Overview
The prediction has a mean pLDDT of 81. c-di-GMP-I-GGC riboswitch aptamer from a Desulfobulbaceae bacterium, 75 nucleotides, folded computationally. The sequence was found by an Rfam model in a public genome assembly. Rfam family: c-di-GMP-I-GGC riboswitch aptamer. Gene Ontology term of the family: cyclic-di-GMP binding. The model forms 95% of the base pairs in the Rfam consensus.

[in-house]
Order: sequence, then C1' cells, then structure tokens
RNA sequence: CAAGACAAAGCCAAACCCAUCGUAAGGUGGGGUCGGAAAGCCACGGGUUUCAAUGAAACAGCCGGGUUGCCAGAA
Repeated sequence: CAAGACAAAGCCAAACCCAUCGUAAGGUGGGGUCGGAAAGCCACGGGUUUCAAUGAAACAGCCGGGUUGCCAGAA
C1' cells in the first nucleotide's frame, strides 16, 4: 500500500405512521428498520419524476463522475 470477514465497535435509515412546509414531485422533525462500506457531501453527464410547463423544480437510497472520511486487520 492492497484487501470489507456469517468477526468487533460505532454510523445511516426504505416502506409505513404522525406532525409540518410545498400546487406537486418532494423536503424537514419524531417513531420505525427494508436495506447500506460512503445510503457522507456536490445536480457535472445520463436517467426518472413534478408543475402555475418551452422553463422552473425534485431525486445523491437510479447509473456514472468529482470530493472528503470512521472503524477493523480475519481468510
């Protein structure tokens, strides 16, 4: 330096429910726990979705890309 284990510690939290914001997609907070090794962050390319639709917006838990990073040390 590589390597992510039916191991250890910690982390996040889909669906669904409640509250709240938004026309909506969806966001935020609480409960929850399907999953996740970047399911941390960034709309840069593609994609999907919404609308008061030819331009505005949403999704980073759709794929790629960029960037930062915890723990461990088995085979």